[in-house]
RNA sequence: AAGCGAACAUAGCAAACCUGCUUAAAGGCAGGGACGCAAAGCCACGGGUCUAAAGCUUUAUGCCAUGAUAGCCGGGUUGCCGAA
Numbered sequence: 001a002a003g004c005g006a007a008c009a010u011a012g013c014a015a016a017c018c019u020g021c022u023u024a025a026a027g028g029c030a031g032g033g034a035c036g037c038a039a040a041g042c043c044a045c046g047g048g049u050c051u052a053a054a055g056c057u058u059u060a061u062g063c064c065a066u067g068a069u070a071g072c073c074g075g076g077u078u079g080c081c082g083a084a
Stems, first nucleotide, its partner, number of pairs: 004082002012037002017032006035071001041077003045074003048069003055063002057060001
């Protein structure tokens, strides 16, 4: 240094829920709040999942991503500590 993830230390993030704003919706943002997280830092490249405004059609609890999800997984990239 890399792999790896025990301990220790410094830190960090923030689920559900509540309030406000925003959006067609999923969702997002802010405040409160902590279920948890060794990347629960960042990236939408691949897969999965969610939504379906517009569009299409067979008019249906229909199809569909250009929207979303990084706290679904993989991948890329940066980072704290240092045992086996």

Overview: c-di-GMP-I riboswitch aptamer from a Bacillota bacterium, 84 nucleotides, folded computationally. Rfam family: c-di-GMP-I riboswitch aptamer. From the family's description: GEMM was predicted in a large-scale screen for bacterial structured RNA regulatory elements. Gene Ontology term of the family: cyclic-di-GMP binding. Model confidence (mean pLDDT): 89 of 100. The model forms 95% of the base pairs in the Rfam consensus. The organism belongs to Bacillota, within Bacteria.